[in-house]
The part of an RNA shown here (small-subunit ribosomal RNA, 5' domain) has 517 nucleotides and comes from an uncultured bacterium. Rfam family: Bacterial small subunit ribosomal RNA.

Context: one part of a larger RNA
RNA sequence: GAUGAACGCUGGCGGCGUGCCUAACACAUGCAAGUCGAGCGAGAAAUAAAUGACGGAAGCUUCGGUUGAAGAUAUUUAUGGAAAGCGGCGGACGGGUGAGUAACGCGUGGGCAACCUGCCCUAUACAUGGGGAUAGCCACUAGAAAUGGUGAUUAAUACCUGGUAGACAUAAUAUAGGCAUCUAUAAUAUGAGAAAGAUUUAUUGGUAUAGGAUGGGCCCGCGUCUGAUUAGCUAGUUGGUAGGGUAAAGGCUUACCAAGGCAAUGAUCAGUAGCCGAUCUAAGAGGGUGAACGGCCACACUGGAACUGAGAGACGGUCCAGACUCCUACGGGAGGCAGCAGUGGGGGAUAUUGCACAAUGGGGGGAACCCUGAUGCAGCAACGCCGCGUGAGUGAUGAAAUUUUUCGAAAUGUAAAACUCUGUCCUAUGGGAAGAAGAAUGACGGUACCAUAGGAGGAAGCCCCGGCUAACUACGUGCCAGCAGCCGCGGUAAUACGUAGGGGGCAAGCGUUAUCC
Numbered sequence: 001g002a003u004g005a006a007c008g009c010u011g012g013c014g015g016c017g018u019g020c021c022u023a024a025c026a027c028a029u030g031c032a033a034g035u036c037g038a039g040c041g042a043g044a045a046a047u048a049a050a051u052g053a054c055g056g057a058a059g060c061u062u063c064g065g066u067u068g069a070a071g072a073u074a075u076u077u078a079u080g081g082a083a084a085g086c087g088g089c090g091g092a093c094g095g096g097u098g099a100g101u102a103a104c105g106c107g108u109g110g111g112c113a114a115c116c117u118g119c120c121c122u123a124u125a126c127a128u129g130g131g132g133a134u135a136g137c138c139a140c141u142a143g144a145a146a147u148g149g150u151g152a153u154u155a156a157u158a159c160c161u162g163g164u165a166g167a168c169a170u171a172a173u174a175u176a177g178g179c180a181u182c183u184a185u186a187a188u189a190u191g192a193g194a195a196a197g198a199u200u201u202a203u204u205g206g207u208a209u210a211g212g213a214u215g216g217g218c219c220c221g222c223g224u225c226u227g228a229u230u231a232g233c234u235a236g237u238u239g240g241u242a243g244g245g246u247a248a249a250g251g252c253u254u255a256c257c258a259a260g261g262c263a264a265u266g267a268u269c270a271g272u273a274g275c276c277g278a279u280c281u282a283a284g285a286g287g288g289u290g291a292a293c294g295g296c297c298a299c300a301c302u303g304g305a306a307c308u309g310a311g312a313g314a315c316g317g318u319c320c321a322g323a324c325u326c327c328u329a330c331g332g333g334a335g336g337c338a339g340c341a342g343u344g345g346g347g348g349a350u351a352u353u354g355c356a357c358a359a360u361g362g363g364g365g366g367a368a369c370c371c372u373g374a375u376g377c378a379g380c381a382a383c384g385c386c387g388c389g390u391g392a393g394u395g396a397u398g399a400a401a402u403u404u405u406u407c408g409a410a411a412u413g414u415a416a417a418a419c420u421c422u423g424u425c426c427u428a429u430g431g432g433a434a435g436a437a438g439a440a441u442g443a444c445g446g447u448a449c450c451a452u453a454g455g456a457g458g459a460a461g462c463c464c465c466g467g468c469u470a471a472c473u474a475c476g477u478g479c480c481a482g483c484a485g486c487c488g489c490g491g492u493a494a495u496a497c498g499u500a501g502g503g504g505g506c507a508a509g510c511g512u513u514a515u516c517c
Stems, first nucleotide, its partner, number of pairs: 001516003005513005012388006018381002020346001025344003029341003034089003039086002046079007054071001058067003096299003105224008115216002120212007128162004138151005168191004173186005197204002225271003232262003237259008274296004278289004301322005324335004352378001354377003360374001361372004391421004401412004425458001426454006435444001461506005466487003472501005482489002
C1' cells in the first nucleotide's frame, strides 16, 4: 500500500459498487420455461333465444273460473371459450457452483484434402395420388394413492405408402490441380431416395439442392504448481493389416501380426489446484491472488446408461443402482435449491420468503399478447471507494471552572459567554421529471430535482504521547496491578502500568487481528 474481511469503541447524510471465502451439508414453503386455436379433434362455466312440464305474484270475475309475471328445471340452437389431449417450436439458451480436473482443461498460434450446423440470409426447383391408426371423449373396470387396464369411436402440419426430382454411393473415362489417401468439372451405367397445409386472401408455412452467416467438433507447436525421503512405468500398452463404429481423423472398438512406446530435458506415483482476460504490490523485473465483471471448461444428491433432437450422454427430462427424506390402506409410491428468496447446521463472518416486466434481452406466436427470481429496481449492512456536513464572522476584564505551581503565576484560550449572520444537510408545505423509441405503456416514485418557510437548532469519535515515531505533566501503584510490534518498562520521586489535565495523529470513522506485495 491492499482486502469479498472479522473483532472492539463510536456513528449524521448522499452517490456508486460489493455482500456464505466455512458444510459440492440437509432442506419446509412460494416462485424460477413456457407458448402457439393462423396445425388438429373435442369442448366446461357463463349469456341469449325457442320449446315442454312446474310455479303461482298481480289483475278480471257471473265467485264456478280465467289471464298468467318473477323464479326454478329439462332439451335444442347460437355466442362463448376454461381445463385437459394430439401436434409444432422452445425446455442444450439464460441462471448457479468450483466438487472433480496437472489435462490439448486453459492461454496463444496454426491445421481439417478428416467434419456437423435448427432458427436466419441468398439462389434454383417442386408440392401429385392413396391408406391405416391413435390420444382425447364415452362405457366398464383395477388401485389407498401414484398410476393404469379393456372395449367402442375420432382428427391433423402426427404416422405409413405409390409416383416424380436432383444431391448421394459404387464402377470405369477425359481435362485441370494438389499434399500420399485425393480435389474440381464434364458425360455414362447401376442403386437408393421429398413434401403440408393454414388463414381475416395481405401472407405465411412445407420439400429438395447449392452457397453464406453464426455456433460447434477434432488435431498439432509452445506455455501452464510442489515433492526424487516417488526411478523405473506401460498389454489396447506402441505400431501395422482387416472388419466395425462416428458428423468426422484415430486402438475409438474387435480379431490377427510385430515388440514396441514413455522416462534424469524428471516418466510413473503422491500432494495441491478450475484456467485466462485481469487484479494487488513494485521504479521496473518480479512476487501474490483468480471475489465482483468478461471468455473458456467441468458439475447438477452419489455412480452408471441411453432415448429424443440440428444440438444433451440433458440443473428444475427418462431408466437402473445406492444413501437419505417423506406418504402408505403395508400391496406400493414420491423427492433432489451448486436457480431467486428463505430455514436448520457449520462458522470470526456475509442480506428481503420485496416490486415490476416500464426499460434491455430471451422463448413461443402472423399479431394482440403470454412467460421470464435473466434483468431493471427497491430493502438490509460504514463492507469498500468518493463527496458533503456537524456552522461562519466579531469577541480579553484573557470570565467562571479545572489542571499545574517556585504561590508570583502559567495552561486549557477567541475557546466559551455575548453580538451579527448563513442554511449545505435537516424539518414542514407546494410543484414535480428525464429514463418512452412510436399514439398508448414507468416497477423505480410523488423518487431525483425546484420553490417557500422554519431554526445553530438534530449530527464526533477513536488511537497514541520512553526510543523507533508526531506529541508531557500531576496523582495513584510499588517487580504488585499491569503494559508490550522490537528494544524493553514496573522492586517509593514511573514522560513506558491506571486516572486526570494538556498535547499529537486520523476522522464518520479510528484502532486491533488475519493475509499478500